Notes: TPP riboswitch aptamer (THI element) from Nitrosomonas sp., 106 nucleotides, folded computationally. The coordinates come from a structure-prediction model, not an experiment, and the mean pLDDT is 77.
RNA sequence: AGCAUCAGCUAGGGGUCCGUACCAGAAAUAUCUGGAUUUUCGGUGAGAUAGUCCCUUAAUACCUGACGCGGAUAAUGCCGCCGUAGGGAAGCUGGGACUUAUCCUC
Numbered sequence: 001a002g003c004a005u006c007a008g009c010u011a012g013g014g015g016u017c018c019g020u021a022c023c024a025g026a027a028a029u030a031u032c033u034g035g036a037u038u039u040u041c042g043g044u045g046a047g048a049u050a051g052u053c054c055c056u057u058a059a060u061a062c063c064u065g066a067c068g069c070g071g072a073u074a075a076u077g078c079c080g081c082c083g084u085a086g087g088g089a090a091g092c093u094g095g096g097a098c099u100u101a102u103c104c105u106c
Base pairs, nucleotide, nucleotide: 001099002098006094007093008092009091010090011056012055013054014053017043018042019041021039022035023034024033025032026031062087063086064085068081069080070079071078
């Protein structure tokens, strides 16, 4: 002198599923379809109009591919593949593992 992991501040990016109960309609009375979700409850998850919840240069936000493929489930992006894929939102400060250059000493 440069700089990794990490942290802080400011600004910015992102997602909203499935089902039971509920309402309406149909029905062959087994059930099916639609609606609502800021009426209730349950499943997964960090987060399901929810909390600064997660993420900000990127191999952990999220989107596309995708009405994708395989496996489970009451059902669902529930799990895995796709995926070191393509796209995707930054500045400052602290900090100092580590690296390099010069000087001095041995």